[in-house]
Bacterial RNase P class A from a Candidatus Eiseniibacteriota bacterium, 380 nucleotides, folded computationally. Lineage of the source: Bacteria > Bacteria candidate phyla > Candidatus Eiseniibacteriota. Its mean pLDDT, the model's own confidence on a scale to 100, is 80. Its Rfam family is "Bacterial RNase P class A". Gene Ontology terms of the family: tRNA processing, dimeric ribonuclease P complex and ribonuclease P activity. The family's RNA type in Rfam is ribozyme. The model forms 95% of the base pairs in the Rfam consensus. The gene name in the source record is rnpB.
RNA sequence: GGAGUGGGUCAGGCGGCCGCGGACGGGCCGGAGACGGUCUGUUCGAGGAAAGUCCGAGCUCCAUAGGGCAGGGUGCUGGGUAACACCCAGUGGGAGCGAUCCCAAGGAAAGCGCCACAGAGAGGAAGACCGCCUAAGGAGCCCCUCGGGGUUCCCGGCAAGGGUGAAAAGGUGAGGUAAGAGCUCACCAGUGCCCCCGGUGACGGGGGCAGCUAGGCAAGCCCCACCCGGAGCGAGACCAAAUAGGAGAGGAGAAGCUGCCCGCUUCGUUAUGACUCUCGGGUAGGUCGCUAGAGGCGAGGGGUAACUCUCGUCCCAGAUGAAUGGCCGCACCGGAAGGUCCGCCUUCCGACAGAACUCGGCUUACGACCCGCUCCGGCC
Numbered sequence: 001g002g003a004g005u006g007g008g009u010c011a012g013g014c015g016g017c018c019g020c021g022g023a024c025g026g027g028c029c030g031g032a033g034a035c036g037g038u039c040u041g042u043u044c045g046a047g048g049a050a051a052g053u054c055c056g057a058g059c060u061c062c063a064u065a066g067g068g069c070a071g072g073g074u075g076c077u078g079g080g081u082a083a084c085a086c087c088c089a090g091u092g093g094g095a096g097c098g099a100u101c102c103c104a105a106g107g108a109a110a111g112c113g114c115c116a117c118a119g120a121g122a123g124g125a126a127g128a129c130c131g132c133c134u135a136a137g138g139a140g141c142c143c144c145u146c147g148g149g150g151u152u153c154c155c156g157g158c159a160a161g162g163g164u165g166a167a168a169a170g171g172u173g174a175g176g177u178a179a180g181a182g183c184u185c186a187c188c189a190g191u192g193c194c195c196c197c198g199g200u201g202a203c204g205g206g207g208g209c210a211g212c213u214a215g216g217c218a219a220g221c222c223c224c225a226c227c228c229g230g231a232g233c234g235a236g237a238c239c240a241a242a243u244a245g246g247a248g249a250g251g252a253g254a255a256g257c258u259g260c261c262c263g264c265u266u267c268g269u270u271a272u273g274a275c276u277c278u279c280g281g282g283u284a285g286g287u288c289g290c291u292a293g294a295g296g297c298g299a300g301g302g303g304u305a306a307c308u309c310u311c312g313u314c315c316c317a318g319a320u321g322a323a324u325g326g327c328c329g330c331a332c333c334g335g336a337a338g339g340u341c342c343g344c345c346u347u348c349c350g351a352c353a354g355a356a357c358u359c360g361g362c363u364u365a366c367g368a369c370c371c372g373c374u375c376c377g378g379c380c
Stems, first nucleotide, its partner, number of pairs: 001376010013330006020045011047352001051363002054361005059232004071228005076090005091105001092103004106223002111221002113217003129162002131158003137154007170188006189213001191210008236288004246279005253267005295314008333350007
């Protein structure tokens, strides 16, 4: 210098002016009320992902005796946590020269199923296409020393060699045989069981025995172990007009022309009762839920770590037609272009993105800076 890999920090700073939302104090106003509006002062006001809504919880309402079936999820070990499919530390397997990264990683000797194409045969006593053999059984021909021998065919035997394939039912060698074969034996690989050692454990190391060998797929059915109610803040709770209907009490009059008297009209008149009052449910409307929390920061202790304990300190958005913005100045960082008296100067650009009940994760998007480590090349 190049290529790569792991991690951390920030998400622009300072000042001025204007604007918007919340809280608190004060003034004024609206509404029957619940409550709200406006002006002003002080103060606070987006993120690492606020995103996807994929997991796990809190909270709320509904459901729920217990158990089982069905359905869904998780699946190496130990730890962390409120919990998790997350995180940490490991084990085993895989990729890479390496730093490092990836893995739904229980069971295929419980059962079923599938294994394209090619190939004779694709799975539990497999499979004769080429091939090897002619031992057993049978037929023909030839030779003969009449015991047999040779040859052709039928029927057979064989998983060695070739060929197909991702995969052909352990590998090498020897024995054995008509030819062969774990058929037998030695060594090696693998599997199961037992024992010893190390480890909390997954597992690792060593020894012995056995049958000789058992293919792959469980993100196919399935088996095993463990876990799992549903809906979601428009959840849900409280306050509360008008009208209609409901319940209770009173009740013979009530209303209009008409302010009063008379009169007239309408409704009601012992009730299926006009009218009055009260109550409760509930709608419009209003408020709460709503942001102090598995919280942030700092110090100390425990732990390899994830994380946790103690103490101190801080308050850090809560809107609902939905605020969090704009302009100017100064200094700085990164990049590009141009200029240069090589000191630098000028101009332009600066990512992804926008809270909506709240947390813990995962995933996705994305800019800048810093640190560790690995490999390669060059120079001293």